The part of an RNA shown here (small-subunit ribosomal RNA, 5' domain) has 500 nucleotides and comes from a wastewater metagenome. The RNAcentral record of the full RNA draws on SILVA. The coordinates come from a structure-prediction model, not an experiment, and the mean pLDDT is 84.
Context: one part of a larger RNA
């Protein structure tokens, strides 16, 4: 010199964009952050309208509209957070799957016959202090379950072509396997196959921190047969058989550390970094296990086990902020228990809508970064202070005072947006325009011995301080304090600490 997610002292007018727990992946008070569909499905209840019976305002019933705890669906694996752990089972790059899977979503070709039995809701009878639960009946569906039908689906056998390491790609052939229906009158489901999109698993190369004061490591260990197992190759598992693998081009072992586009420095090479924003990845008190499902070994499921806290009627049982916002600790040190879902996107929904601490805004902080203000002109007798003096003077200084002009900002009124497309605005009566008013509302902060712009007086006396470095103070200190002047940056300015 340049940089930062800084911090700390002084001081501080406004506006735009951005950015804000690097330390304790401590601990959590309290509120939201995932629901949604009555156009699957039985009831329960309200509210009108009818229509019946009559005791004239009650009962049955129809019909239409809300709401709905249950069953079903399809979401909940997305978005949102953190980096604890991982030196490769990660990532970045290029490739291969003829070894794979994809809900919803296009695009095609067929289909969508018949039946059957339940469990919840409910009732009732019961356990429990609660959480939660037991029995006994009763009922519905797009929940479950049989039968039939099917192709290119599976699967056994046989065979054609093509290749050959396994295979690939036709015919034929045993056995096997589906389906749901809803409002309405025109759509939407549902079932099977193929075929694209998306998205994801697996392998493989090539990169990827220090240590050798770590030198050897390894029995599923390394290959083979065969089986398990998975979408799917593989020691992935498991029998057996063979003894093999790695390793100074650094095995093992230890410390460190989530990587990558980027970021900051540098003329580059190259060094440091890995906040915010985008891609991957792990992880969700701690350790484990699976279940559902198209997809999880699942942040706001579910079981165990532990280690906290909190209810308890001591029998038992609740709970997870590393989602927004707060709270206590830690700490040099980081915000609001705020509005809306109006705009982008998401979940369901035919829709209308419903949800959305994603988003979009607001609010806090000079934390950076841009931009703008603190007025312009003129005004000598060079005034007053102060400050020094050779006592003449000289500096402060055209600064002031004084005239004249201006309103950017301010303030107060007034109109008022785009952003939304028929509607629909949280920002917000904001931005931004117009009027008036009146220089009014708005400068510090560090330095002045060399380096390094910038000097004199007093105090002070190796005291009592200064210092990045060279040094400075012991009675005339342009280096220490304090004042006059200067001098640099300026809503800043030093110091600290990191980085190049």
């Nucleotide at each position: 010199g340049a940089g930062u997610g800084a911090a700390c002292g002084c001081u501080g007018g406004c506006g735009g964009c951005g950015u804000g727990c690097u330390u304790a992946a401590c601990a959590c008070a309290u509120g939201c952050a995932a629901g949604u569909c009555g156009a699957a499905c039985g009831g329960a209840u309200c509210a009108a309208a009818g229509u019946a019976g009559c005791u004239u305002g009650c009962u049955a019933u129809u019909u239409u509209g809300g709401u709905u705890a249950g069953u079903g669906g399809c979401g909940c694996a997305c978005g949102g957070g953190u980096g604890a752990g991982u030196a490769a089972u990660g990532u970045a790059u290029a490739g291969c799957u003829a070894a794979c899977c994809u809900g919803c979503c296009c695009u095609u070709u067929a289909g969508u016959g018949g039946g059957g039995g339940a469990c919840a809701a409910c009732a009732g009878u019961u356990g429990g202090a609660a959480a939660c639960g037991a029995c006994u009946g009763c009922u519905a569906a797009u929940a479950c379950c049989c039968c039939a039908u099917a192709c290119u689906c599976c699967u056994u056998c046989u065979u054609g072509c093509c290749a050959u390491a396994a295979g690939g790609u036709g015919a034929g052939u045993c056995g096997g396997g589906a389906a749901a229906g809803a409002u309405u009158u025109a759509u939407u489901g549902c079932u099977a196959a193929a075929g694209g999109a998306u998205g994801g698993g697996g392998c493989u190369u090539u990169a990827u921190u220090g240590u050798a004061u770590c030198a050897g490591c390894u029995a599923g260990u390394u290959g083979g047969u065969g089986a398990g197992g998975u979408a799917a190759u593989g020691g992935c598992u498991c029998a057996c058989c063979a003894a093999g693998g790695c390793u100074a081009u650094g095995a093992c072992g230890c410390a460190u550390a989530c990587c990558u586009g980027g970021u900051c420095u540098g003329a580059g090479a190259g060094g440091a970094u890995g906040a915010u924003c985008a891609g991957g990845c792990a992880c969700a008190c701690u350790g484990g296990a699976a279940c559902u499902g198209a997809g999880a070994c699942a942040c706001g499921g579910u079981c165990c086990a532990g280690a906290c806290u909190c209810c308890u009627a001591c029998g038992g049982g609740a709970g997870g902020c590393a989602g927004c916002a707060g709270u206590g600790g830690g700490g040099a040190a980081u915000a609001u228990u705020g509005c809306a879902c109006a705009a982008u996107g998401g979940a369901g929904g035919a829709a209308a809508c419903u949800c959305u601490g994603a988003u979009g805004c607001a609010g806090c902080a000079a934390c950076g970064c841009c931009g703008c203000g603190u007025g312009g002109a003129g005004g000598a007798u060079g005034a007053c202070g102060c400050a020094u003096u050779u006592c003449g003077g000289u500096g402060u200084g055209u600064a002031a005072a004084c005239u004249c002009c201006u309103u950017u900002u301010a303030u107060a009124a007034g109109g008022g947006a785009a952003g939304a497309u028929a509607a629909u605005g949280a920002c917000g009566g904001u931005a931004c325009c117009u009027u008036a008013u009146g220089a009014a509302u708005a400068a510090g902060c560090a330095c002045c011995g060399g380096c390094u712009a910038a000097c004199u007086c007093c105090g002070u006396g190796c005291c009592a301080g200064c210092a990045g470095c060279c040094g400075c103070g012991g009675u005339a200190a342009u280096a220490c304090g304090g004042a006059g002047g200067g001098u640099g940056c300026a809503a800043g300015c030093g110091u600290u600490a990191c980085u190049c």